This is a predicted structure of a 76-nucleotide RNA (transfer RNA) from Micavibrio aeruginosavorus. Its mean pLDDT, the model's own confidence on a scale to 100, is 82. Its Rfam family is "tRNA". Rfam classes the family as a transfer RNA. From the family's description: Transfer RNA (tRNA) molecules are approximately 80 nucleotides in length. RNAcentral holds the sequence, with entries from ENA. NCBI's taxonomy places the organism under Bacteria, Bdellovibrionia, Bdellovibrionales, Pseudobdellovibrionaceae, Micavibrio.
[in-house]
């Protein structure tokens, strides 16, 4: 310098023939206990790494930038 996967909740991660975000753990309130753990309910919480683009509509496509990991190259 080129190429490639990846980047989605507080964590691990689905969800890519575009149609308006989920899972599990975690966190909180209740039950239930003598209390605690455990169990079982109900909830809170991300607009998808950042910007612009395309379309009626975009986490899903097209550009650009940033990072994290690999591979190639160069190394007078």
């Nucleotide at each position: 310098g080129c190429c490639g996967u990846c980047g989605u909740a507080g964590c691990u991660c689905a969800g890519u023939c575009g149609g308006u975000a989920g899972a599990g753990c975690a966190c909180g309130u209740c039950a239930u206990u003598c209390g605690u753990a455990a169990u079982g309910a109900c909830g809170g919480g991300g607009u998808c790494g950042g910007g612009g683009g395309u379309u009626c509509g975009a986490a899903u496509c097209c550009c650009u930038u940033c990072g994290a990991c690999g591979g190639c190259a160069c190394c007078a």